Small-subunit ribosomal RNA, 3' minor domain from an Anaerolineales bacterium, 147 nucleotides, folded computationally. Its mean pLDDT, the model's own confidence on a scale to 100, is 82.
[in-house]
Context: one part of a larger RNA
């Protein structure tokens, strides 16, 4: 590098994280319910059977073993939730990127002054409408101050 300046938005086109999301495959811990090992504990009509004790004897008691069974009770099954993680069609915007695309809001009065509000439209900056501000340019009156 000083208007042949700047300068904003859709859009194309990389990349990056990243929000939504039908599903999807996990993970924890608990409950609900099925089952239920080993083990203590409880009960026993069954078997076997020591010491004792009765009895001359059989034989009964008596306790112990086995078996049966009950409570608890690991693991394991099943069900619906909870909390969490991966993935994911699609999908919505961000950020960033010399030399894409349309157009030209915005900075002078930026060529319809701008800006915020709000409603409604519009490929997009944008635009109209209400109302509001001056961080508005010009002309013109009017007050005040200075010469």
């Nucleotide at each position: 590098c000083a208007c042949c300046g700047c300068c904003c938005g859709u859009c194309a086109c990389g990349u990056c994280a990243u929000g939504g999301a039908a599903g999807u495959c996990g993970g924890u811990a608990a409950c609900g319910c099925c089952u239920g090992a080993a083990g203590c504990c409880g009960g026993u009509a069954g078997c076997u059977u020591a010491a004792c004790u009765g009895g001359g004897a059989a034989c009964a008691g008596g306790g112990a073993g086995c078996g049966c069974u009950g409570u608890c009770g690991a693991a394991g099954g099943c069900g619906g939730g909870a909390c969490u993680g991966g993935c994911a069609a699609c999908u919505g915007g961000g950020a960033c990127g010399a030399a894409g695309u349309c157009g030209u809001a915005a900075c002078a009065a930026g060529g319809u002054a701008g800006c915020g509000g709000u409603a409604c439209c519009g490929g997009a900056a944008g635009g109209u409408g209400c109302g509001g501000c001056u961080g508005g340019a010009u002309c013109a009156c009017c007050u005040c101050c200075u010469u």
It was read from a public genome assembly.